Predicted 3D model of a 74-nucleotide RNA (Fluoride riboswitch aptamer (crcB RNA motif)) from Marinobacter sp. Model confidence (mean pLDDT): 76 of 100. Of the family's consensus pairs, 100% are formed in the model. NCBI's taxonomy places the organism under Bacteria, Pseudomonadati, Pseudomonadales, Marinobacteraceae, Marinobacter. It was read from a public genome assembly, where an Rfam model found it.
[in-house]
RNA sequence: CGCAUAUUAGGAGAUGGCAUGCCUCCUUAAACCGCCACUGCACAUUCGCAGUGGCUGAUGAUGCCUACGCAGGG
Numbered sequence: 001c002g003c004a005u006a007u008u009a010g011g012a013g014a015u016g017g018c019a020u021g022c023c024u025c026c027u028u029a030a031a032c033c034g035c036c037a038c039u040g041c042a043c044a045u046u047c048g049c050a051g052u053g054g055c056u057g058a059u060g061a062u063g064c065c066u067a068c069g070c071a072g073g074g
Base pairs, nucleotide, nucleotide: 009027010026011025012024013023016065017064018063019062020061022060034055035054036053037052038051039050040049041048
């Protein structure tokens, strides 16, 4: 100096906030930036990129709060 692993720390996980004896990923730049259909480009197919139209969800997961939506009651 390089690589791998472990520990610690920090960060990320398609719309907000808090919590977690939780999960995955990233580590000085990266992790991350949803799905479906059609069209075009690229491409042997798959895959990838762009455009157009449509769809679900405030969670990575769980709980709570806030916002939004639906139904009922006062």